[in-house]
RNA sequence: AGAGUUUGAUCCUGGCUCAGGACGAACGCUGGCGGCGUGCUUAACACAUGCAAGUGGUGCGACGAACCAGGGCUUGCCCUGGGGCAGAGCCGCGAACGGGUGAGUAACACGUGGGCAACCUGCCCCGAUGACUGGGACAACCCGGGGAAACCCGGGCUAAUACCGGAUGUGCUCCCUCACACCAGUGAGGUGAGUAAAGGAAGCUUCGGCCUCCGCAUUGGGAUGGGCCCGCGGCCCAUUAGCUUGUUGGUGGGGUAAUGGCCUACCAAGGCGACGAUAGGUAGCUGGUCUGAGAGGACGAUCAGCCACACUGGGACUGAGACACGGCCCAGACUCCUACGGGAGGCAGCAGUGGGGAAUCUUGCGCAAUGCGCGAAAGCGUGACGCAGCAACGCCGCGUGGGGGAAGAAGGCCUUCGGGUUGUAAACCUCUUUCAGUUGGGACGAAGUGUGAGCGGUGAAUAGCCGUUUCACAUGACGGUACCUUCACAAGAAGCCCCGGCUAACUACGUGCCAGCAGCCGCGGUAAUACGUAGGGGGCAAGCGUUGUCCGGAAUCAUUGGGCGUAAAGAGCGCGUAGGCGGCCCUGUAAGUCCGCUGUGAAAGUCAAGGGCUCAACCCUUGAAUGCCGGUGGAUACUGCAGGGCUAGAGUCCGGAAGAGGCGAGUGGAAUUCCUGGUGUAGCGGUGAAAUGCGCAGAUAUCAGGAGGAACACCGAUGGCGAAGGCAGCUCGCUGGGACGGUACUGACGCUGAGGCGCGAAGGCGUGGGGAGCGAACGGGAUUAGAUACCCCGGGAGUCCACGCAGUAAACGAUGGACACUAGGUGUGGCGGGAGUUGACCCCAGCCGUGCCGGCGUUAACACAGUAAGUGUCCCGCCUGGGGAGUACGGCCGAAAGGCUAAAACUCAAAGGAAUUGACGGGGACCCGCACAAGCAGCGGAGCGUGUGGUUUAAUUCGACGCAACGCGCAGAACCUUACCAGGGCUUGACAUCCUCGGGACCCGCCUGAAAGGGUGGGGUGCCUUCGGGAGCCGAGAGACAGGUGCUGCAUGGCUGUCGUCAGCUCGUGUCGUGAGAUGUUGGGUUAAGUCCCGCAACGAGCGCAACCCUCGUGACUAGUUAUGGUGAUGUCUAGUCAGACUGCCGGGCGCAACCCGGAGGAAGGGGGGGAUGACGUCAAGUCAGCAUGGCCCUUACGCCCUGGGCUACAAACAUGCUACAAUGGACGGCAGACAAAGGGAUCCGAGACCGCGAGGUGGAGGCAAUCUCAAAAAUCCGUUCCCAGUUCAGAUCGCAGGCUGCAACUCGCCUGCGUGAAGUCGGAAUCGCUAGUAACCGCAGAUCAGCUAAGCUGCGGUGAAUACGUUCCCGGGCCUUGUACACACCGCCCGUCACGUCACGAAAGUUGGUAACACCCGAAGCCGACGGCCCAACCCCUUGUGGGAGGGAGUUGUCGAAGGUGGGACCGGCGAUUGGGACGAAGUCGUAACAAGGUAGCCGUACCGGAAGGUGCGGCUG
Repeated sequence: AGAGUUUGAUCCUGGCUCAGGACGAACGCUGGCGGCGUGCUUAACACAUGCAAGUGGUGCGACGAACCAGGGCUUGCCCUGGGGCAGAGCCGCGAACGGGUGAGUAACACGUGGGCAACCUGCCCCGAUGACUGGGACAACCCGGGGAAACCCGGGCUAAUACCGGAUGUGCUCCCUCACACCAGUGAGGUGAGUAAAGGAAGCUUCGGCCUCCGCAUUGGGAUGGGCCCGCGGCCCAUUAGCUUGUUGGUGGGGUAAUGGCCUACCAAGGCGACGAUAGGUAGCUGGUCUGAGAGGACGAUCAGCCACACUGGGACUGAGACACGGCCCAGACUCCUACGGGAGGCAGCAGUGGGGAAUCUUGCGCAAUGCGCGAAAGCGUGACGCAGCAACGCCGCGUGGGGGAAGAAGGCCUUCGGGUUGUAAACCUCUUUCAGUUGGGACGAAGUGUGAGCGGUGAAUAGCCGUUUCACAUGACGGUACCUUCACAAGAAGCCCCGGCUAACUACGUGCCAGCAGCCGCGGUAAUACGUAGGGGGCAAGCGUUGUCCGGAAUCAUUGGGCGUAAAGAGCGCGUAGGCGGCCCUGUAAGUCCGCUGUGAAAGUCAAGGGCUCAACCCUUGAAUGCCGGUGGAUACUGCAGGGCUAGAGUCCGGAAGAGGCGAGUGGAAUUCCUGGUGUAGCGGUGAAAUGCGCAGAUAUCAGGAGGAACACCGAUGGCGAAGGCAGCUCGCUGGGACGGUACUGACGCUGAGGCGCGAAGGCGUGGGGAGCGAACGGGAUUAGAUACCCCGGGAGUCCACGCAGUAAACGAUGGACACUAGGUGUGGCGGGAGUUGACCCCAGCCGUGCCGGCGUUAACACAGUAAGUGUCCCGCCUGGGGAGUACGGCCGAAAGGCUAAAACUCAAAGGAAUUGACGGGGACCCGCACAAGCAGCGGAGCGUGUGGUUUAAUUCGACGCAACGCGCAGAACCUUACCAGGGCUUGACAUCCUCGGGACCCGCCUGAAAGGGUGGGGUGCCUUCGGGAGCCGAGAGACAGGUGCUGCAUGGCUGUCGUCAGCUCGUGUCGUGAGAUGUUGGGUUAAGUCCCGCAACGAGCGCAACCCUCGUGACUAGUUAUGGUGAUGUCUAGUCAGACUGCCGGGCGCAACCCGGAGGAAGGGGGGGAUGACGUCAAGUCAGCAUGGCCCUUACGCCCUGGGCUACAAACAUGCUACAAUGGACGGCAGACAAAGGGAUCCGAGACCGCGAGGUGGAGGCAAUCUCAAAAAUCCGUUCCCAGUUCAGAUCGCAGGCUGCAACUCGCCUGCGUGAAGUCGGAAUCGCUAGUAACCGCAGAUCAGCUAAGCUGCGGUGAAUACGUUCCCGGGCCUUGUACACACCGCCCGUCACGUCACGAAAGUUGGUAACACCCGAAGCCGACGGCCCAACCCCUUGUGGGAGGGAGUUGUCGAAGGUGGGACCGGCGAUUGGGACGAAGUCGUAACAAGGUAGCCGUACCGGAAGGUGCGGCUG
């Protein structure tokens, strides 16, 4: 620091995902040791049990054990004195700390900085002063009583540092006076008023007291801790916009330690809020923690500070301090006890239990240390704390061994079978022993305190008290732990995840879109590095993975650090409020800003340095740092504020000119329609073609007259005006704005603009008019499979006017407004100027508006480019993946339609922009081809042949499927072939190699059997040899193996088809482009051709084209058998070599280039005819059955042999042929044996001759072929006949009789003769071939082959045409261009309804919860107030009593008041019959809306209509 993922590829936008770090974690697998930390994140759910707050006898009374002393005696008891344990009580202090938790709280709760002249502070410290004199009670205890208990009641006694009165008053408080200060304060004074106290212990004592210590009282100060107030700071939602009555302020009063509406009475009507009040949701805050380069973001466990809470709610009491976790009272819920009357309780203390949960520990030890409470102290208490236990929960450290060791062992895995790898890994040799184990030793943590001894101080004192660098002893939970040490043994100690890319690490097998994986992209449908297993490898390691969460990457909310023409994004337009921003000069101020000093910023943490545990984690010390905030001194450039000035911004004024700017009133002609009349007759109208419609009741056409509404041709524009929407005949009136020129005036008056207000096309709505034309809806006619459309005929709303509403558009330049700056060129509208002119235009420069082109620059590109999308400043609006959705809910507006504002669940891995290359288009331009057209002959109808589908079958073997499968593989299926079926058989096999044994090989028989096979007999002894044997063959046997036309042509090679013999396909270098790519290869000509020429940022090159090759046509030369009856010139022929043709020549055209046209000559002329030859590639085209071949499968069978059958079936279908339907013909005869070419021939061709009607037979001459032969060529020509008919056409079918081949013609061959004589009279829609020696017609030959289904195929010659105007159309192709939402590429893509399934959401009669308020009712405890007839020790009075007073209390009552009740609303949630749309789902149904001119251009707004996409109307946009 980046990477993967949208595409065929590219660039961009943009989301999703990954790699990092972290955790109080959890889960899976695994687990040796130690140190240091951490450990209920959930139910602030409920809690059994134990412990967590006591202590003081030096405050007090009572009780008074052990023990000591004394006494008495009844010798084991009693008495007295001392002594004081334990527990309870009175009293003091503590219990408000420490410990827990995070519910509540959005608040002065917290943080930070200040304030209190508005405050308190027990214990502690310092200072001042005092402590005098009296009194009355109550517990404990005793007695009595009630109760199950908890506990309570009555009577009686008693002490105090408990309680009360009086005195004193340093002081303090209040009041008064004065001074200072002005906020309530400070100081001084006063004959003023009020206000204190407690003792205890030790020692000494002359018994009077003295002294020390601990306490007590008043007061001043300190310290510590708290209370209150204020500035600033830190969450979300505006789909919460208004909130508030003690509310805001004042006065009096009350209350508090203290300010204050804190409370109360009265008065005033305020206070808060867009700088976000109020309401709602969420949340303890901070130091800090995690992450990040930082800025930020997220979090608030452990530790530390603050706050809040203690079962829930309310309340006060005590106290220095509480509204009190282990106190009290009340209410509520819950739990427990109960004798049913009544009581008890509060683990969010430490352990622990249940429950919840993915999940979080021991009912441990100790007060030895640190700290806290009490105490004079010893000491006691302390689940604070120190330790230990459990847990890999985290961090850190250590170990599981080190060295040597190749025959690279065995085993495993892979393999091309050679080997490779695991792997120095192991074994083996040697060494070491950390840790764990074992033996022994053994701490630091202890300082203090106590006791004893000593010394010192105080003192009269050798008491006491205090101190002590003196000595000794005692005191450790952890713990016999850390640490040290002995001994023995490599001995006891490795797993987890991953290996397709991202991302480091690959093979085999299994599986076969199954099972499964997956963070994203995606893997799996028979060769899976992606699933599972194994081997191997990579990573980390006592851990490793997974899940969850946070930050990062994410510049993906952008302050640092993004955008808005087309990707998401400029508001339809203007006016303008708040706010933000703002011209030049001077002065002041110093708020912002900057600098210095200073306060604060707790500790811990972080960072740096150093130090301590063997290191580290961890800990200690010191330093640095800590945005911000406070104080103070200074600076004044900029901003602000205050004052003064200026004119360049802005505005006012004057002048002439331009304009469809707006509003109102009037007015004009053309046209449509209608009405009336005239002329006139049969049609008109409409369309692709028609029909509906109109018309003999007289239309259309035409003339005249009239009515009415709407819109304004030409001018007219690329023009003008307006903020936008928008604005068009002419005239008049009213009125807005702008430009130009002048430069008189004001003096920054400016820009923008959240809210707000106004304007705002079309459609739509309301009321009232109007209504010619047009025309949603609707009706009809067509079209169509349908046609709720496009086309046609009609047509009610509407379109028009007035007034009102509505407020949206592709309201677009898809581009907010303002200002400034930054090359040019060229139009056009307005204005003025210069020059010039009679005048005008042209010309020159200027300002404003409006266009085009273009450079810099910008941009992803397209493009923009002084009218910016460039460079800057200011302000506003808006965006943050696609869908869901501009939807739901809520709110606001509207009469409605609807508009504005505006989510979420869920779902996808994309959705997009621009450009590129293709492909495609019912887009365009150009050009080819038997592509059409023009022709000739056919096919499609018939019969038959062949092939195919289908059906049938035991089997009808298999393959080929549009062109490019179907007379194709098959150039030969009766057996064989043969792969199929049935049956009979074989198992190392029909075939190959190797081994062993035997044997000559081999030949001829017989039996059985359908054959294969089985059985058996006879004959026969080979070749080479170094004599050992070997080669070859046959038989038997064993195993390696053979064999397979079994599967996969979608694993392959090779070969082939096809586009297409089309003219294309590419490369190198250069150039252009961010890039895919482009250029070249496009363009102008030309060609059969990317053929050639010219031009050109291209220049060259390759594969194709052409040529080179074969053949035919002319000639020459050479040669010549077997060719001509023979010979000779010669000719024909044969077959070899050459020649010839090149636009070479002439004329014309073109640009004088390629080339084209015409001509001459020539056998042949512009490629002379034909062939061979097939670029890069496409179709996963065809072939595993021609061959080869990977993998898979079968192995007494999916192999092999044999017999028979099948491939030949047959209702109907298709393809391709043959023969015909006849007279251009059939038949017969003749010339006559008419006239070919090219081929074949030795298991072969087979002549003449003879036999047979014939097929054929007999026979064999000749021929290994220019010799012989197949072999007759046929159509043709001449003559005769038939006379248009199912025929003298046609020959199917069938019968009979024969021939040939062959082991064998039944299934199932061909041929001959005789007989039979079917369909068929030229073929519907549709469709094929052919452009010249071609089509058509005619026969001949060959391959295969015993024969043949050949009418097929491949060749050969004979006769021998017609037609092409032309390129509009059909098909195919080439090139350029255009559009695209296509790229498995139009057989593409894709929209909506309907049906089914799943999921989430909305609505919904209702139903059920929650929250916070409000009104009223009831009203506990308690504070406060009132009363207080009952009760009362202290003080007072009279005076002694059962007195009175003062004062207090019980009780009663009033205000307030929690819970509760009633009621109507508000907000939020759950469920909900039914319902609505949405998303997703492999194949469903209906149509075809969109993408190409998508077949009616599309889209936007609106209205109506329709199964659905959608259609139509009106206006708008070009995307």
The RNA shown here (small-subunit ribosomal RNA) has 1519 nucleotides and comes from a Solirubrobacteraceae bacterium. The prediction has a mean pLDDT of 85. It matches the Rfam family "Bacterial small subunit ribosomal RNA". Rfam links the family to the GO terms structural constituent of ribosome and ribosome.